[in-house]
RNA sequence: GGGCCCGUGGCCUAGUAUGGAUAGGGCGGCGGCCUGCGGAGCCGCAAGUCGAGGGUUCAAAUCCCUCCGGGCCCGCCA
Repeated sequence: GGGCCCGUGGCCUAGUAUGGAUAGGGCGGCGGCCUGCGGAGCCGCAAGUCGAGGGUUCAAAUCCCUCCGGGCCCGCCA
């Protein structure tokens, strides 16, 4: 330098092909119930610029372009 894959709450992850309205789940956190107390269990709550910017569209996590970060493969120089 060329090609491919990945990036979504503090952490992990689904959704992306075939665009659809308030982005789902688990762990963790907080509160409540329960308990003599704690754990477990049950209920609830908070927490998301969907890597960044731009474009297309009535509508973008999803499609297109550029860039950033990470990973894999190939090539070039030495």
The RNA shown here (transfer RNA) has 78 nucleotides and comes from an archaeon. Rfam family: tRNA. It is annotated as a transfer RNA. Its mean pLDDT, the model's own confidence on a scale to 100, is 81. It was read from a public genome assembly.